[in-house]
Formats: sequence, C1' cells, structure tokens
RNA sequence: GAGCCGACCGGGCGGCCGCGUCGGGACCGAAGGGUUCCGCCGAGGAAAGUCCGGGCUCCACAGGGCAGGGUGGUUGCCAACAGCAACCCGGGGCGACCCGCGGGACAGUGCCACAGAGAACAGACCGCCGGCGCGCGAGCGCCGGUAAGGGUGAAACGGUGGUGUAAGAGACCACCAGCGUCACGAGCGAUCGCGACGGCUCGGUAAACCCCACCCGGAGCAAGGUCAAGAAGGGCCGGCAGUGCCGGCCUGCGCAGGCGUUCGAGGGCGGCCCGCCCGAGCCUGCGGGUAGACCGCUAGAGCCUGUCGGCGACGGCAGGCGGAGAUGGAUGGCCGCCCCCGGCGCGCAGGCGCAGGGACAGAACCCGGCUUACAGGUCGACUCGU
RNA sequence: GCCGGAGUAGCUCAGCUGGUAGAGCAGCUGAUUUGUAAUCAGCUGGUCGGGGGUUCGAUUCCCUUCUCCGGCU
Repeated sequence: GAGCCGACCGGGCGGCCGCGUCGGGACCGAAGGGUUCCGCCGAGGAAAGUCCGGGCUCCACAGGGCAGGGUGGUUGCCAACAGCAACCCGGGGCGACCCGCGGGACAGUGCCACAGAGAACAGACCGCCGGCGCGCGAGCGCCGGUAAGGGUGAAACGGUGGUGUAAGAGACCACCAGCGUCACGAGCGAUCGCGACGGCUCGGUAAACCCCACCCGGAGCAAGGUCAAGAAGGGCCGGCAGUGCCGGCCUGCGCAGGCGUUCGAGGGCGGCCCGCCCGAGCCUGCGGGUAGACCGCUAGAGCCUGUCGGCGACGGCAGGCGGAGAUGGAUGGCCGCCCCCGGCGCGCAGGCGCAGGGACAGAACCCGGCUUACAGGUCGACUCGU
Repeated sequence: GCCGGAGUAGCUCAGCUGGUAGAGCAGCUGAUUUGUAAUCAGCUGGUCGGGGGUUCGAUUCCCUUCUCCGGCU
C1' cells in the first nucleotide's frame, strides 16, 4: 500500500418550550373523572419485513381412512428452528478467507425447444475405405463397411499412445480417469487412504412428479377474561331443602326478499371424506343502536463480570445489575458551545475564518433467530506485496 | 396489530404441468368519402415491479425486496 474476518459505537453538554405513564399537592365536579403545578422516568441495532421457531391464551383432543406442509452432508449446541458451531465434500481466490436448498437419477414416470444425420440402450450430412457400372479423363452413380477427422448443440455413449485393418472401431494391449463388488486401515460419523477383481464406460434434470428418513393439531393479545350498555326478556337442560332458588347452555332491534321444519335448511366433531350427534331456523340486501372502562401488560429460555469444562456454538457455579408501556396511539422543536465530514478562502507553517452536511429508521403481548436498510467512526486478529 | 391477494404493451386482461409473449381498445400509415366518423388493410409499441439463485434455457420454479388492494374487533 492492497485486502480479509470479527467485535463495538452510531453524536456529547447546557438552557427554554412542548408531549406521555407514574407519584405527590391544589382547585372543580354528585360520581366516573377533569384542569393545573412540582418531581422521577420515557425507542433500536435493526424497534422494520412478518420469513422461521417458541412462550402465553382460547378451541379441538369418540372412531376409521386419505390428504397437506416443512426440513435434507455429518456430529454437536439450543426451549425450539429453515438458527448457530466444528468438521467432511464440491467450487472460487497466490493467500487470509469466501460461496453451496449439499439425501436419492440402479423404484418408476415425465421433459431435454431451436440447430443437427442422430438427444437416450441413438445415428451417418461432409469425409475415409472396398466392390460393381459408366466416362478418354478429372470424376459421377449404385451397393456395402466405418465412426479416427470435420460440422451442430448446453449436452453426441471415456482420454492418450500403440497393435491391428481395405479404412476403422475397447476389436485387442499399456497407462490414466471414472463406475461396481469384495477386503483392509484411520475416524463417533459424513468421509478419506490403499489393494484385488470385474465388465469395458453407464447423459442431464428431483428449486418436475415422485421415493426415502425425520418433524408438524387449529387460530392468534383485534388471543382471552371481568364490568357496563343495547336489556324489558324468551326457551331448554340438570340439581335441590320442589311451584321457586341455584348452576349451565342457546337465542336476542326494524323492514323487504329467498330457502326450510322429518322428502329436514343449517350446525358440531377446527384440512377433507366416511361415520356419529344436535336440529328449527338459516341466508342476502337496506336502515337503526352500541362501539366504553379495567385485567392480560411487562422480570425474561434476561443482561454484565469473574471462574471452571469444551477446539467451538454453549453449559455449570459465584457475584452484581435492572424505572417505556401509549390505545387515533407520547418520546419532539428551537438556541448556544463542542465533536466528526468534505468544500472554499487566507497563511511559509502549526493553524484561522466562511457557508453547509451528520444516516437508516421509530416500541404496541413477550422472547430466540434470519433477512433487508444504514452518513460516519473506533478497536482487535490475520493475509499478500514492497 | 394480525391474515390474505395482485403487479405482463399507453389502458383492461390472457399466457404460468419451463422452450424465448399475445388479444381487445388506444396510437401511426394507407384505402374508402366532397370532408369527418364508422369500416377495411398494414405497422409500431414489452427491463413480464427490482435483485439473486436452480436449469442448457425462467413471465412460469425457489429466495429476497418494493408498490398497491382487500378482510378481521
């Protein structure tokens, strides 16, 4: 100087005004509460996208059958995961290092456009060679052999050299690559190394259907619960101290139209079907009413430091830390000084002055990841070149 | 906040068991007409929302991202 990997910060201080939760005071109100003053506190590394995984909550959790979705080298870590760590294999880079949805194409099916002679147990256009015929000849025609060479394509049925042959060809031989079977060694394993034998070579695609192995109930805090309001009630079931009490369930305003009441609408068994059960209401349109309060609500698989075990992800132990909770949705604005950035001007120089800029973005039940966006800066390890 | 759907020519939409993208309207040119409209013939026009991957090859398959629309109390 160029590069590569990881960790972290992501403006600071002061003043004035403003907003929200909580605590306290004063005033107002019959009350729920409202106004105002003071004090404490008040966004992020991604709070984002909602792509995965969990906690939490409700529903389901008679039976039988069939679907559907996800993951995909190995061994581990974790509450779990499509996450993380180490290693293996393949590819890229001189290197530090980076990238990989990385099971199976010998279970079966499908597809491989155009070009090309031929695209899956293929094929003969040019060429090469032999025979026959024609021609004075160069050569032409027919029949046959061939797959070395040319050409097409993303892909053409091993590569190089030799023997052989009319010309050729794993037809045969040597070496190499690759495949299969068997055996040995290293490793927990993926896999790697090595040896013998075999037939001579076997295409690609599973982010096509599919097969294999493993995993997965459904919905989501607008979950769900309490109170209030519409609100006067009506019906059914069960119990008892039995003609009224308690508990549970269903239904709930007006008008119009349609379907249906055992020839059964509709509903439940939370993917579907069978099967089982309930069953008198259900659907559509228009209009009206209510759209409030509280709980859930923030301390959680939490963070930091030290130490021990482990290559590491991580785990054990000890000590310490810890004040956002809005609900039309607060966390903002202005000024001054400093900091950082590049530009212009002045100056021999240290420097000084002027105007400007300082990102991406913003909690909404909570966590673990992934992905994406991001001005600028700090620290550490390593590589290559000089 | 949660859930679902769609981006293809100027506009409205096809095409999505992968093989190189069409239709109608609009636009332009010509014919017809005294002229216009209608009609007829022809033509132009596409980053298939952006980026990356799988494949020989992607509008189609996979991942990521942007924009728009709808539903839920």
Background:
The prediction has a mean pLDDT of 76. Predicted 3D model of RNase P RNA and transfer RNA as a complex of 459 nucleotides. It holds a member of the Rfam family "Bacterial RNase P class A".